[in-house]
Molecule: c-di-GMP-I-GGC riboswitch aptamer
Organism: uncultured Desulfobacteraceae bacterium
RNA sequence: CCAGAUAAAGCCAAACCUGGCGCGAGUCAGGGACGGAAAACCACGGAUCUCCCAAUGCUUGUGCGAGAACGCCGGGUUGCCUCUA
Numbered sequence: 001c002c003a004g005a006u007a008a009a010g011c012c013a014a015a016c017c018u019g020g021c022g023c024g025a026g027u028c029a030g031g032g033a034c035g036g037a038a039a040a041c042c043a044c045g046g047a048u049c050u051c052c053c054a055a056u057g058c059u060u061g062u063g064c065g066a067g068a069a070c071g072c073c074g075g076g077u078u079g080c081c082u083c084u085a
Base pairs, nucleotide, nucleotide: 003082004081011036012035016031017030018029019028020027021026034071040077041076042075044074045073046072048068049067050066051065052063053061
């Protein structure tokens, strides 16, 4: 550096439930485990979602509007353990 086991030590925690916050997407805490070797960190590219706004009969937005989310796909940074090579 590559790889990742019917291994060991720890780690995280989906859905769902309860409570708080937020118009909302969501988020925080507790419970709970579907899963995870980066399910650690960064909204950088794409996709997704929310609110707002303009226009409009409706749809549509290529909006020098504001956000959410990395446990969607890439990218960047850092990192535990180990049979084996």